[in-house]
RNA sequence: GUAGGAAUGGUGCGUUAAGUGCCGGACGGAUGGGAGGCUGCCGCCGGACGAAGGAGCUUACUCCGCGAUUCCAUUCCAGCUUCCA
Numbered sequence: 001g002u003a004g005g006a007a008u009g010g011u012g013c014g015u016u017a018a019g020u021g022c023c024g025g026a027c028g029g030a031u032g033g034g035a036g037g038c039u040g041c042c043g044c045c046g047g048a049c050g051a052a053g054g055a056g057c058u059u060a061c062u063c064c065g066c067g068a069u070u071c072c073a074u075u076c077c078a079g080c081u082u083c084c085a
Stems, first nucleotide, its partner, number of pairs: 004077007012069001013067003022047004027043003033084006053064004
């Protein structure tokens, strides 16, 4: 203590497969007090791969699961470099 990561809790979405993850991009964006670069992150475009359903039932909902699933909160962890102040 920025980007980001992990755990826990809550809350949604999907399970009629979106999302996540992977590869590529002379693309765009935000990022420690300020200004850059790199790493990382997000978005966009293209590509490959690919899944766990079950029960109840008043038939459109509920419950138990499942998904490298969304968002929020808390705690913990947490970069390199140049210049300015």
This is a predicted structure of an 85-nucleotide RNA (THF (Tetrahydrofolate) riboswitch aptamer) from uncultured Vescimonas sp. The source organism's lineage runs through Bacteria, Bacillati, Eubacteriales, Oscillospiraceae and Vescimonas. RNAcentral holds the sequence, with entries from MGnify. Rfam family: THF (Tetrahydrofolate) riboswitch aptamer. The family has 101 seed sequences and 747 matches in Rfam 15.1. The prediction has a mean pLDDT of 79. The model forms 93% of the base pairs in the Rfam consensus.